[in-house]
């Protein structure tokens, strides 16, 4: 990084350094000088993946499919405001309106992000 596959309403921060911005985009909203962004420590949360158990397939102590396990281990990534912070595109459902239109809800998606494949 083109492309597949999974997950995204659980959860979990403090201290230095720094000095105005961040929540991807677009709108809303919000966070923030009682310190954004960032960089450093140390800590924590999760369980993709690796460990590990257990049945299962194959000739097979090795491979590989499924369930479980928990935090194993100085293991690889990830993550520690708000659901991926809310909509965004389409399909419906219930309310209010005479009507134009309003409100509120629920599937599907887009688009991100994060792993794991993968040329």
């Nucleotide at each position: 990084c083109a492309c597949u596959c999974a997950u995204c309403c659980a959860g979990a921060g403090u201290g230095g350094c720094a000095g105005a911005g961040g929540g991807a985009c677009u709108g809303g909203c919000c966070c923030g000088a009682u310190g954004a962004a960032g960089c450093c420590a140390c800590g924590g949360c999760a369980a993709c993946c690796g460990g590990c158990a257990g049945c299962g397939c194959u000739g097979a102590c090795a491979g590989u499919g499924c369930u479980g396990c928990g935090a194993c281990c100085a293991g690889g990534u990830g993550c520690c405001a708000a659901a991926u912070c809310c909509a965004g595109g389409u399909c419906u459902c219930u309310c209010c309106g005479a009507a134009a239109g309003g409100a509120g809800g629920g599937g599907c998606g887009a688009a991100g992000a994060u792993g794991a494949g993968g040329a």

The RNA shown here (SAM riboswitch aptamer (S box leader)) has 119 nucleotides and comes from Akkermansia muciniphila. Its mean pLDDT, the model's own confidence on a scale to 100, is 79. It was read from a public genome assembly, where an Rfam model found it.